[in-house]
């Protein structure tokens, strides 16, 4: 420089034949308990790295970029 691969909640990751954004852990609030912890029940936390394009609609499907991992030169 050229090829591949990754980016999604605070962290660890699911999620694609284009339409509901989620698990766990975690945090907070109430139950429980003299107290804590365990457990139970509610909740809060995302421009799905980032711009543009297609589309009646984009995490997804074209491009462009930025960050790391890799691998060739």
């Nucleotide at each position: 420089g050229g090829g591949g691969g990754u980016g999604u909640a605070g962290c660890u990751c699911a999620g694609u034949c284009g339409g509901g954004a989620g698990a766990g852990c975690g945090c907070u609030u109430c139950g429980u308990u003299u107290g804590c912890a365990c457990c139970g029940a509610a909740g809060a936390a995302g421009u799905c790295g980032c711009g543009g394009g297609u589309u009646c609609g984009a995490u997804u499907c074209c491009u462009g970029u930025c960050a790391c991992c890799u691998c060739c030169a």

Predicted 3D model of a 73-nucleotide RNA (transfer RNA) from a marine sediment metagenome. The sequence is in RNAcentral, with records from ENA. Rfam family: tRNA. Rfam's curators write: Transfer RNA (tRNA) molecules are approximately 80 nucleotides in length. The family's RNA type in Rfam is transfer RNA. Model confidence (mean pLDDT): 83 of 100.